A computed fold for a 118-nucleotide RNA from a soil metagenome, annotated as SAM riboswitch aptamer (S box leader). Model confidence (mean pLDDT): 83 of 100. Of the family's consensus pairs, 97% are formed in the model. RNAcentral holds the sequence, with entries from MGnify. Rfam family: SAM riboswitch aptamer (S box leader). Rfam's curators write: The SAM riboswitch is found upstream of a number of genes which code for proteins involved in methionine or cysteine biosynthesis in Gram-positive bacteria.
RNA sequence: UCUUAUCCAGAGUGGCUGAGGGAUAGGCCCUGUCGAAGCCACAGCAACCGGUUCGCCUCCCUCUGCCAUGGGCGAAUGCUGGUGCUACCUCCUACCCGGCUGACCGGGAGAGAUAAGA
Numbered sequence: 001u002c003u004u005a006u007c008c009a010g011a012g013u014g015g016c017u018g019a020g021g022g023a024u025a026g027g028c029c030c031u032g033u034c035g036a037a038g039c040c041a042c043a044g045c046a047a048c049c050g051g052u053u054c055g056c057c058u059c060c061c062u063c064u065g066c067c068a069u070g071g072g073c074g075a076a077u078g079c080u081g082g083u084g085c086u087a088c089c090u091c092c093u094a095c096c097c098g099g100c101u102g103a104c105c106g107g108g109a110g111a112g113a114u115a116a117g118a
Base pairs, nucleotide, nucleotide: 001118002117003116004115005114006113007112012042013041014040015039016038020030021029022028024094025093026092027091043086044085045084048082049081050079051077052076053075054074055073056072057071058070090111095108096107097106098105099104
């Protein structure tokens, strides 16, 4: 960089440090003795990949059937595994379409994030 999937759920304390942060822009917010970002420690959330267990299907085998191994699908499980995450719907909007006088609401795209693969 490309492909696919997901993004209205969930989960934080302490230490060091000291001014920014929520990707970008606008908006709206968070944030200086109630401490941003970062780093460290411990804890937690989730279940993408992996593991384990169970069920079903299938290949093979077999006279037939069943089982095991391999493959596929589904479910369960948090596992001393690999990541990710722990303010705000991805904080909202951005481009297009629909409803509406409008405010606003809904849908899709784009962008972004994460995972798996190339």